Transfer RNA from Candidatus Iainarchaeum sp., 72 nucleotides, folded computationally. RNAcentral holds the sequence, with entries from ENA.
RNA sequence: GCCUCGGUAGUUUAAUGGCCAGAACACGACCCUGUCGCGGUUGAAACCCGGGUUCGAUUCCCGGUCGGGGCG
Numbered sequence: 001g002c003c004u005c006g007g008u009a010g011u012u013u014a015a016u017g018g019c020c021a022g023a024a025c026a027c028g029a030c031c032c033u034g035u036c037g038c039g040g041u042u043g044a045a046a047c048c049c050g051g052g053u054u055c056g057a058u059u060c061c062c063g064g065u066c067g068g069g070g071c072g
Base pairs, nucleotide, nucleotide: 001071002070003069004068005067006066007065010025011024012023013022018055027043028042029041030040031039048064049063050062051061052060
C1' cells in the first nucleotide's frame, strides 16, 4: 500500500429502514440483614465521525478514523 471483518451505556453484547434502542454485569437510591455479602424494587447511562439515498437510517451507499485478520 491492497483486500477483508468489525466499532451500540463503564464493560460484554442484542436489534432485516418506522422500537421509548433491549439485556447482563458494574454503578446510584430504597427494602431486606445485627454488619457485609446474597436477594428484591427502582433509577441514570449508548448507536465512532462527516456526507449521500429515503417521507423516515443504528440498519443501505461513499469517505474518514480506530481495532482484528490476510496479502505484498
It matches the Rfam family "tRNA". By type it is a transfer RNA. Rfam's curators write: Transfer RNA (tRNA) molecules are approximately 80 nucleotides in length. The organism belongs to Candidatus Iainarchaeum, within Archaea.